[in-house]
RNA sequence: GCGGUCGUAGUUCAGUGGCAGAAUGGUUGCUUCCCAAGCAACAGACGCGGGUCCGAUUCCCGCUGACCGCA
Numbered sequence: 001g002c003g004g005u006c007g008u009a010g011u012u013c014a015g016u017g018g019c020a021g022a023a024u025g026g027u028u029g030c031u032u033c034c035c036a037a038g039c040a041a042c043a044g045a046c047g048c049g050g051g052u053c054c055g056a057u058u059c060c061c062g063c064u065g066a067c068c069g070c071a
Stems, first nucleotide, its partner, number of pairs: 001070007010024004018054001026042005047063005
């Protein structure tokens, strides 16, 4: 330099056009003599820019970062 895969919550992952979900972690409360465990509630995310579309996390283009391959 060329090609490919991927980028969603603090972390690990779902979600392939119509309200973004789970686990774990966090906070608060309940329970308990205390701790742990358990239960309930709450907060927390679509890498950046543009395009298509009534509507984009999803499709297209560019950029950027990670990984893999080739040179």
Description
The RNA shown here (transfer RNA) has 71 nucleotides and comes from a Candidatus Niyogiibacteriota bacterium. Its Rfam family is "tRNA". It is annotated as a transfer RNA. The coordinates come from a structure-prediction model, not an experiment, and the mean pLDDT is 84. The RNAcentral record of the sequence draws on ENA. The source organism's lineage runs through Bacteria, Bacteria candidate phyla and Candidatus Niyogiibacteriota.